[in-house]
Molecule: Bacterial RNase P class A
Organism: Lachnospiraceae bacterium
RNA sequence: UGAGUAGGACAGACAAUCGCAGCUGCUAUUGCCGAAAGGACGCAGGUGAGGAAAGUCCGGGCUUCACAGGGCAGGAUGCCGGAUAACGUCCGGUGGAGGUGACUCUAAGGAUAGUGCAACAGAAAUAUACCGCCAACACUCAGUUGAGAUGGUAAGGGUGGAAAGGCAGUGUAAGAGACUACCGCCCAUAUGGUAACAUAUGGGGCACAUGUAAACCCCAUCCGAAGCAAGACCGAACAGAAAGCAUAUGGCUGCCCGUCAGCUUUCGGGUAGGUCGCUUGACUUUACCGGCAACGGUAAAGCUAGAUAGAUGAUUGUCAAACACAUAACCCGGCUUAUAGUUCUGCUCGACAU
Repeated sequence: UGAGUAGGACAGACAAUCGCAGCUGCUAUUGCCGAAAGGACGCAGGUGAGGAAAGUCCGGGCUUCACAGGGCAGGAUGCCGGAUAACGUCCGGUGGAGGUGACUCUAAGGAUAGUGCAACAGAAAUAUACCGCCAACACUCAGUUGAGAUGGUAAGGGUGGAAAGGCAGUGUAAGAGACUACCGCCCAUAUGGUAACAUAUGGGGCACAUGUAAACCCCAUCCGAAGCAAGACCGAACAGAAAGCAUAUGGCUGCCCGUCAGCUUUCGGGUAGGUCGCUUGACUUUACCGGCAACGGUAAAGCUAGAUAGAUGAUUGUCAAACACAUAACCCGGCUUAUAGUUCUGCUCGACAU
RNA backbone atom coordinates (compact mmCIF):
# COMPACT_ATOMS: atom_id res chain seq x y z
C1' U A 1 0.00 0.00 0.00
C1' G A 2 -3.89 -3.41 -2.31
C1' A A 3 -7.34 -7.32 -1.47
C1' G A 4 -9.86 -9.90 2.28
C1' U A 5 -11.69 -11.80 7.11
C1' A A 6 -13.72 -11.35 12.16
C1' G A 7 -15.64 -8.22 15.99
C1' G A 8 -17.31 -3.53 17.93
C1' A A 9 -18.81 2.13 18.63
C1' C A 10 -21.90 6.39 17.09
C1' A A 11 -27.04 7.10 15.13
C1' G A 12 -26.22 15.01 14.79
C1' A A 13 -24.23 18.50 18.82
C1' C A 14 -24.97 23.17 21.49
C1' A A 15 -28.18 27.47 22.63
C1' A A 16 -32.99 30.13 22.66
C1' U A 17 -38.48 30.44 22.23
C1' C A 18 -43.30 28.08 21.96
C1' G A 19 -46.05 23.46 22.73
C1' C A 20 -47.21 18.25 24.70
C1' A A 21 -46.90 13.93 28.72
C1' G A 22 -45.36 12.01 33.39
C1' C A 23 -42.48 12.73 37.99
C1' U A 24 -40.59 15.33 42.42
C1' G A 25 -41.07 19.32 45.87
C1' C A 26 -43.97 23.32 47.80
C1' U A 27 -48.61 25.73 48.56
C1' A A 28 -53.90 25.34 49.19
C1' U A 29 -57.86 21.98 50.89
C1' U A 30 -65.06 25.25 55.02
C1' G A 31 -62.15 26.46 47.71
C1' C A 32 -62.81 23.95 42.52
C1' C A 33 -64.50 19.45 39.02
C1' G A 34 -67.55 14.97 39.90
C1' A A 35 -73.84 11.91 42.08
C1' A A 36 -69.93 8.96 44.13
C1' A A 37 -65.36 6.58 43.80
C1' G A 38 -61.69 9.85 42.91
C1' G A 39 -58.62 14.13 41.18
C1' A A 40 -53.92 19.94 42.34
C1' C A 41 -57.08 22.04 39.30
C1' G A 42 -52.02 26.31 41.47
C1' C A 43 -46.50 27.43 41.57
C1' A A 44 -41.41 25.84 40.88
C1' G A 45 -37.77 22.35 39.31
C1' G A 46 -36.19 18.43 36.57
C1' U A 47 -37.18 14.20 33.07
C1' G A 48 -39.11 12.28 28.34
C1' A A 49 -38.03 6.21 22.59
C1' G A 50 -34.55 2.41 19.77
C1' G A 51 -30.38 -0.32 17.94
C1' A A 52 -33.55 -2.45 16.16
C1' A A 53 -38.86 0.42 20.16
C1' A A 54 -40.29 -3.48 14.14
C1' G A 55 -41.83 -8.88 12.78
C1' U A 56 -44.69 -11.26 17.00
C1' C A 57 -40.91 -16.35 15.50
C1' C A 58 -39.04 -18.96 20.26
C1' G A 59 -38.19 -18.92 25.88
C1' G A 60 -39.29 -17.04 30.88
C1' G A 61 -41.51 -13.80 34.81
C1' C A 62 -46.41 -12.15 36.28
C1' U A 63 -52.02 -12.97 36.28
C1' U A 64 -56.64 -15.85 36.01
C1' C A 65 -58.64 -20.63 35.17
C1' A A 66 -57.65 -25.95 35.26
C1' C A 67 -54.84 -29.79 37.81
C1' A A 68 -54.29 -37.09 42.61
C1' G A 69 -51.57 -40.24 39.35
C1' G A 70 -51.04 -42.51 34.53
C1' G A 71 -52.04 -42.95 29.29
C1' C A 72 -53.76 -41.51 24.12
C1' A A 73 -53.74 -37.62 20.59
C1' G A 74 -51.06 -33.17 19.08
C1' G A 75 -46.65 -29.98 18.89
C1' A A 76 -41.39 -28.92 19.38
C1' U A 77 -36.38 -30.47 19.66
C1' G A 78 -32.41 -34.15 18.00
C1' C A 79 -23.43 -34.98 17.58
C1' C A 80 -20.88 -33.97 22.78
C1' G A 81 -19.97 -30.88 27.10
C1' G A 82 -21.16 -26.33 29.44
C1' A A 83 -23.99 -21.42 30.39
C1' U A 84 -28.90 -19.81 31.93
C1' A A 85 -34.88 -18.26 35.24
C1' A A 86 -35.64 -20.71 30.53
C1' C A 87 -34.93 -21.52 25.29
C1' G A 88 -35.48 -23.86 19.17
C1' U A 89 -30.65 -18.97 22.22
C1' C A 90 -25.43 -18.48 23.51
C1' C A 91 -20.23 -20.45 24.50
C1' G A 92 -16.43 -24.25 23.84
C1' G A 93 -15.41 -28.78 21.29
C1' U A 94 -16.15 -33.39 17.71
C1' G A 95 -17.38 -35.16 12.76
C1' G A 96 -18.49 -33.39 7.68
C1' A A 97 -18.17 -29.43 3.59
C1' G A 98 -15.72 -24.88 1.38
C1' G A 99 -11.36 -21.46 1.20
C1' U A 100 -3.89 -20.58 -0.35
C1' G A 101 -5.14 -18.37 4.41
C1' A A 102 -7.47 -15.40 8.37
C1' C A 103 -12.04 -17.81 8.60
C1' U A 104 -16.98 -19.52 7.15
C1' C A 105 -21.19 -23.09 6.67
C1' U A 106 -23.64 -27.49 8.98
C1' A A 107 -31.57 -29.60 11.62
C1' A A 108 -25.40 -33.84 12.44
C1' G A 109 -30.43 -39.86 16.11
C1' G A 110 -32.47 -44.36 13.25
C1' A A 111 -32.69 -46.71 6.08
C1' U A 112 -31.45 -55.15 9.13
C1' A A 113 -39.22 -52.21 12.60
C1' G A 114 -42.60 -51.22 8.65
C1' U A 115 -44.74 -48.25 4.45
C1' G A 116 -44.11 -44.87 0.38
C1' C A 117 -41.28 -42.48 -3.58
C1' A A 118 -37.02 -42.59 -7.21
C1' A A 119 -38.76 -38.56 -13.66
C1' C A 120 -35.92 -39.43 -18.21
C1' A A 121 -32.40 -42.69 -20.22
C1' G A 122 -31.20 -47.81 -20.20
C1' A A 123 -31.63 -54.86 -21.82
C1' A A 124 -32.15 -54.45 -16.54
C1' A A 125 -33.43 -49.83 -10.77
C1' U A 126 -33.28 -53.80 -6.27
C1' A A 127 -33.06 -56.27 -9.92
C1' U A 128 -30.42 -57.44 -14.78
C1' A A 129 -27.14 -60.83 -20.03
C1' C A 130 -28.40 -55.50 -24.87
C1' C A 131 -23.42 -55.43 -27.09
C1' G A 132 -19.06 -57.98 -25.81
C1' C A 133 -15.93 -62.28 -23.76
C1' C A 134 -15.60 -67.83 -23.03
C1' A A 135 -16.81 -73.19 -23.29
C1' A A 136 -18.47 -77.64 -25.14
C1' C A 137 -22.58 -79.21 -28.91
C1' A A 138 -24.49 -80.20 -34.00
C1' C A 139 -23.66 -77.77 -38.95
C1' U A 140 -20.33 -75.17 -42.18
C1' C A 141 -15.42 -73.32 -43.98
C1' A A 142 -8.91 -73.42 -46.63
C1' G A 143 -9.15 -71.42 -41.58
C1' U A 144 -11.77 -71.06 -33.55
C1' U A 145 -14.38 -68.65 -41.20
C1' G A 146 -19.58 -68.10 -40.52
C1' A A 147 -24.29 -68.49 -38.56
C1' G A 148 -27.44 -71.46 -34.81
C1' A A 149 -29.22 -73.16 -30.18
C1' U A 150 -27.47 -74.28 -24.77
C1' G A 151 -24.69 -72.70 -20.68
C1' G A 152 -20.91 -69.62 -17.99
C1' U A 153 -19.39 -64.52 -17.12
C1' A A 154 -20.67 -58.08 -14.31
C1' A A 155 -13.54 -57.69 -16.37
C1' G A 156 -14.73 -54.27 -21.00
C1' G A 157 -18.73 -51.01 -23.96
C1' G A 158 -23.21 -48.25 -23.55
C1' U A 159 -27.52 -45.62 -20.12
C1' G A 160 -27.94 -43.29 -15.49
C1' G A 161 -27.24 -39.37 -9.62
C1' A A 162 -26.87 -44.68 -8.51
C1' A A 163 -25.72 -51.08 -12.09
C1' A A 164 -24.24 -55.72 -5.84
C1' G A 165 -16.82 -51.69 -2.37
C1' G A 166 -12.23 -49.05 -5.22
C1' C A 167 -7.49 -50.11 -7.37
C1' A A 168 -3.32 -53.38 -8.64
C1' G A 169 -1.96 -58.39 -8.92
C1' U A 170 -2.76 -63.83 -8.59
C1' G A 171 -6.06 -66.93 -10.73
C1' U A 172 -9.35 -68.74 -14.70
C1' A A 173 -12.00 -71.53 -20.60
C1' A A 174 -13.53 -66.42 -19.90
C1' G A 175 -14.48 -64.16 -15.38
C1' A A 176 -15.62 -63.19 -10.35
C1' G A 177 -13.29 -60.90 -2.84
C1' A A 178 -12.55 -66.88 -5.62
C1' C A 179 -7.55 -65.45 -3.30
C1' U A 180 -3.55 -61.46 -1.78
C1' A A 181 -1.53 -56.24 -0.62
C1' C A 182 -3.17 -51.09 0.08
C1' C A 183 -7.51 -47.91 0.78
C1' G A 184 -12.84 -48.03 2.28
C1' C A 185 -16.66 -50.62 5.33
C1' C A 186 -18.15 -53.69 9.65
C1' C A 187 -16.69 -56.04 14.41
C1' A A 188 -13.49 -56.56 18.74
C1' U A 189 -9.63 -54.93 21.97
C1' A A 190 -6.15 -51.33 23.87
C1' U A 191 -4.65 -46.23 24.69
C1' G A 192 -6.07 -40.87 25.13
C1' G A 193 -10.43 -37.81 26.19
C1' U A 194 -15.93 -36.00 31.16
C1' A A 195 -18.01 -36.98 26.28
C1' A A 196 -18.87 -36.60 20.98
C1' C A 197 -14.65 -38.88 19.04
C1' A A 198 -9.47 -39.83 17.69
C1' U A 199 -5.27 -43.16 17.15
C1' A A 200 -3.18 -48.07 17.08
C1' U A 201 -3.53 -53.43 16.77
C1' G A 202 -6.22 -57.71 15.41
C1' G A 203 -10.26 -60.03 12.94
C1' G A 204 -14.36 -60.47 8.97
C1' G A 205 -13.70 -61.13 2.42
C1' C A 206 -18.05 -57.67 2.70
C1' A A 207 -23.92 -61.57 3.84
C1' C A 208 -28.46 -58.42 4.98
C1' A A 209 -27.06 -55.64 -0.29
C1' U A 210 -28.90 -48.19 -3.54
C1' G A 211 -30.74 -43.30 -2.13
C1' U A 212 -34.44 -40.50 0.47
C1' A A 213 -36.76 -39.59 7.40
C1' A A 214 -37.00 -30.14 6.67
C1' A A 215 -41.69 -38.33 3.17
C1' C A 216 -44.90 -41.07 6.63
C1' C A 217 -42.73 -43.40 10.54
C1' C A 218 -39.55 -45.44 14.90
C1' C A 219 -36.60 -43.99 19.25
C1' A A 220 -35.23 -40.34 23.09
C1' U A 221 -36.23 -35.65 25.69
C1' C A 222 -39.59 -31.56 26.70
C1' C A 223 -44.58 -29.20 26.59
C1' G A 224 -51.87 -27.74 30.94
C1' A A 225 -54.80 -23.35 28.62
C1' A A 226 -55.39 -18.23 27.81
C1' G A 227 -53.11 -13.54 27.90
C1' C A 228 -52.22 -6.64 30.91
C1' A A 229 -58.50 -5.69 26.50
C1' A A 230 -54.42 -10.70 31.94
C1' G A 231 -56.31 -9.51 36.50
C1' A A 232 -57.43 -6.91 41.69
C1' C A 233 -60.22 -3.09 44.32
C1' C A 234 -63.91 1.00 44.38
C1' G A 235 -68.31 2.15 41.93
C1' A A 236 -73.15 5.55 39.79
C1' A A 237 -77.62 5.70 36.80
C1' C A 238 -81.73 2.67 34.74
C1' A A 239 -84.01 -2.33 35.83
C1' G A 240 -85.15 -5.97 40.00
C1' A A 241 -86.12 -7.63 45.38
C1' A A 242 -87.37 -6.62 50.60
C1' A A 243 -88.89 -3.46 54.65
C1' G A 244 -91.04 1.04 56.34
C1' C A 245 -94.02 5.63 55.62
C1' A A 246 -98.36 7.91 53.48
C1' U A 247 -103.63 6.82 52.19
C1' A A 248 -103.21 13.00 50.54
C1' U A 249 -102.93 13.46 45.05
C1' G A 250 -103.37 11.79 39.76
C1' G A 251 -104.90 8.11 35.51
C1' C A 252 -108.73 4.27 33.96
C1' U A 253 -113.81 7.06 35.37
C1' G A 254 -118.92 11.55 36.52
C1' C A 255 -119.58 8.50 41.45
C1' C A 256 -118.46 3.71 44.41
C1' C A 257 -115.31 -0.64 44.43
C1' G A 258 -110.91 -2.28 42.26
C1' U A 259 -106.23 -1.36 40.12
C1' C A 260 -101.72 1.42 38.53
C1' A A 261 -98.39 5.36 39.74
C1' G A 262 -95.23 7.83 45.18
C1' C A 263 -91.28 8.73 49.06
C1' U A 264 -87.27 6.74 52.33
C1' U A 265 -83.86 2.88 53.68
C1' U A 266 -81.41 -1.71 52.71
C1' C A 267 -79.91 -5.56 49.29
C1' G A 268 -78.33 -6.24 44.41
C1' G A 269 -75.65 -7.52 39.42
C1' G A 270 -70.56 -5.05 38.51
C1' U A 271 -72.16 -1.59 33.25
C1' A A 272 -70.35 3.99 32.42
C1' G A 273 -66.44 5.90 35.29
C1' G A 274 -62.20 5.81 38.84
C1' U A 275 -57.74 3.60 41.38
C1' C A 276 -54.12 -0.17 41.15
C1' G A 277 -51.47 -3.62 38.01
C1' C A 278 -47.20 0.26 35.70
C1' U A 279 -42.14 0.26 35.90
C1' U A 280 -36.57 -0.76 41.51
C1' G A 281 -35.56 -4.52 37.56
C1' A A 282 -33.03 -12.28 36.15
C1' C A 283 -31.85 -3.29 36.13
C1' U A 284 -27.59 0.13 34.68
C1' U A 285 -22.39 1.89 35.31
C1' U A 286 -17.47 1.25 37.33
C1' A A 287 -13.67 -1.67 39.80
C1' C A 288 -11.78 -6.33 41.35
C1' C A 289 -12.01 -11.82 41.45
C1' G A 290 -13.16 -16.97 39.04
C1' G A 291 -13.73 -19.16 34.02
C1' C A 292 -10.56 -20.41 27.16
C1' A A 293 -15.60 -18.49 26.68
C1' A A 294 -20.92 -18.00 27.23
C1' C A 295 -21.36 -16.49 32.14
C1' G A 296 -20.91 -16.17 37.51
C1' G A 297 -19.41 -13.69 42.28
C1' U A 298 -18.18 -9.36 45.50
C1' A A 299 -18.13 -4.05 46.45
C1' A A 300 -19.48 0.96 45.43
C1' A A 301 -22.48 4.37 42.90
C1' G A 302 -27.04 5.40 40.11
C1' C A 303 -32.66 5.69 39.01
C1' U A 304 -32.91 6.26 33.04
C1' A A 305 -40.87 7.39 29.64
C1' G A 306 -45.18 5.15 31.94
C1' A A 307 -49.70 7.27 28.48
C1' U A 308 -55.17 5.02 27.90
C1' A A 309 -57.23 7.70 22.04
C1' G A 310 -52.48 7.54 23.62
C1' A A 311 -46.79 12.87 24.80
C1' U A 312 -41.45 13.28 22.79
C1' G A 313 -42.96 18.21 18.10
C1' A A 314 -42.18 23.10 15.67
C1' U A 315 -39.26 27.54 14.66
C1' U A 316 -34.54 30.27 14.78
C1' G A 317 -29.05 30.61 15.21
C1' U A 318 -23.79 28.27 14.87
C1' C A 319 -20.94 24.04 12.92
C1' A A 320 -19.28 22.34 5.22
C1' A A 321 -23.79 19.10 5.42
C1' A A 322 -26.88 16.28 8.74
C1' C A 323 -30.25 12.98 5.12
C1' A A 324 -30.87 5.94 6.79
C1' C A 325 -34.22 2.24 8.95
C1' A A 326 -37.88 3.43 12.08
C1' U A 327 -41.88 5.63 17.19
C1' A A 328 -42.46 2.55 23.82
C1' A A 329 -48.14 0.54 25.44
C1' C A 330 -47.05 -5.33 31.42
C1' C A 331 -41.77 -6.67 31.81
C1' C A 332 -37.30 -9.40 30.57
C1' G A 333 -33.66 -13.00 27.58
C1' G A 334 -33.00 -14.30 22.45
C1' C A 335 -33.82 -14.94 17.11
C1' U A 336 -35.06 -12.80 12.38
C1' U A 337 -35.58 -8.72 9.20
C1' A A 338 -34.61 -3.10 7.85
C1' U A 339 -30.69 0.60 8.12
C1' A A 340 -27.83 6.81 5.02
C1' G A 341 -23.30 8.20 6.80
C1' U A 342 -18.96 8.26 10.10
C1' U A 343 -15.38 5.47 12.84
C1' C A 344 -12.14 1.84 15.82
C1' U A 345 -9.57 -2.86 16.71
C1' G A 346 -7.54 -7.98 15.88
C1' C A 347 -6.01 -11.28 12.10
C1' U A 348 -4.86 -13.31 6.87
C1' C A 349 -2.90 -13.22 1.78
C1' G A 350 -0.17 -10.35 -1.90
C1' A A 351 3.08 -6.35 -3.82
C1' C A 352 6.89 -2.70 -2.94
C1' A A 353 10.82 -0.37 0.10
C1' U A 354 14.55 -0.64 4.09